This is a predicted structure of a 350-nucleotide part of an RNA (small-subunit ribosomal RNA, central domain) from Gloeothece sp. LEGE 191138.
It matches the Rfam family "Bacterial small subunit ribosomal RNA".
Model confidence (mean pLDDT): 87 of 100.
Context: one part of a larger RNA
RNA sequence: UUGGGCGUAAAGCGUCCGCAGGUGGCUAUACAAGUCUGCUGUCAAAGACCGUAGCUUAACUACGGAAAGGCGGUGGAAACUGUAAGGCUAGAGGCCGGUAGGGGUAGCGGGAAUUUCCAGUGUAGCGGUGAAAUGCGUAGAGAUUGGAAAGAACAUCGGUGGCGAAAGCGCGCUACUGGGCUGUGCCUGACACUGAGGGACGAAAGCUAGGGGAGCGAAAGGGAUUAGAUACCCCUGUAGUCCUAGCCGUAAACGAUGGAGACUAGGCGUAGCUUGUAUCGACCCAAGCUGUGCCGAAGCUAACGCGUUAAGUCUCCCGCCUGGGGAGUACGCACGCAAGUGUGAAACUC
Numbered sequence: 001u002u003g004g005g006c007g008u009a010a011a012g013c014g015u016c017c018g019c020a021g022g023u024g025g026c027u028a029u030a031c032a033a034g035u036c037u038g039c040u041g042u043c044a045a046a047g048a049c050c051g052u053a054g055c056u057u058a059a060c061u062a063c064g065g066a067a068a069g070g071c072g073g074u075g076g077a078a079a080c081u082g083u084a085a086g087g088c089u090a091g092a093g094g095c096c097g098g099u100a101g102g103g104g105u106a107g108c109g110g111g112a113a114u115u116u117c118c119a120g121u122g123u124a125g126c127g128g129u130g131a132a133a134u135g136c137g138u139a140g141a142g143a144u145u146g147g148a149a150a151g152a153a154c155a156u157c158g159g160u161g162g163c164g165a166a167a168g169c170g171c172g173c174u175a176c177u178g179g180g181c182u183g184u185g186c187c188u189g190a191c192a193c194u195g196a197g198g199g200a201c202g203a204a205a206g207c208u209a210g211g212g213g214a215g216c217g218a219a220a221g222g223g224a225u226u227a228g229a230u231a232c233c234c235c236u237g238u239a240g241u242c243c244u245a246g247c248c249g250u251a252a253a254c255g256a257u258g259g260a261g262a263c264u265a266g267g268c269g270u271a272g273c274u275u276g277u278a279u280c281g282a283c284c285c286a287a288g289c290u291g292u293g294c295c296g297a298a299g300c301u302a303a304c305g306c307g308u309u310a311a312g313u314c315u316c317c318c319g320c321c322u323g324g325g326g327a328g329u330a331c332g333c334a335c336g337c338a339a340g341u342g343u344g345a346a347a348c349u350c
Stems, first nucleotide, its partner, number of pairs: 003322004007304002012318001014201004021194003025088003029084003033081002035077009049065006091191001092188004096183004103177007110154001114150008125136002162169002206247006215241002220236004258317006266295011299306002323350003332343004
């Protein structure tokens, strides 16, 4: 609870698609549902309001009157909303020409490093730490040279650089494929925005089945440290990390900032495209659009700060909040193999 809010105080769904619903550009015509207006019926009496009167006054009582508003009927107005049938092109979409990109999926290939194995050289240490020890090594380690195998990740380029709705995406090549930006005209002619329910995607960890397993490494074992040390440090090391198929559906899923549109000083970077100046040409320089950053006018803000990528000024739609704890718990329901997730209280207490 017809209020005020949601960057950090409680509060923006993790992200997108989208049915219903809500909202919706310019112009002329008709209708009159909403809207505005005249008249009228009704809304008992009492009470309330105004005036007058009666009890000595008041309270109280009696009489008279009026307004506002609701609902119904009827006549009118046509600016706005709506409805109907037209027109338009500034929103939206399409065609055509360019263009940047770690956007996605699949396949093929590459080198550095690491570990292991084999062989050569070679001898007493190696490793590790604050210092050590556990550990490895005379059955020849470590070091070094050559060869082989395996798995995972891709140095430099690399950049408050790029792409993607978000999660996220980085060695090279190929195939298939999504989206964006830009330029010029042409085409459709409001086809739009948002979106309860619903659907899809969704890091890591975790789960199921089958593979794989180099390095790292929960658990576990050992060595240290310490009063203790179920830790931090060291030596090992299983799940896992990787692949395929399926499940889970959560994160400080963050810009802690929902989406769309309009308007409101500038300055300096950077990425993509285009145009102009210039030029033999490419740069440089200037301008436009789109993105991404920094600083700042006005304004906003409790302050911090935000500031054309708004947290400014407005419109539309959705989500959410309403003192702390109890508690994201209990119960119920739905989903899940499970772990659990979603929805989500109360008593009590301060």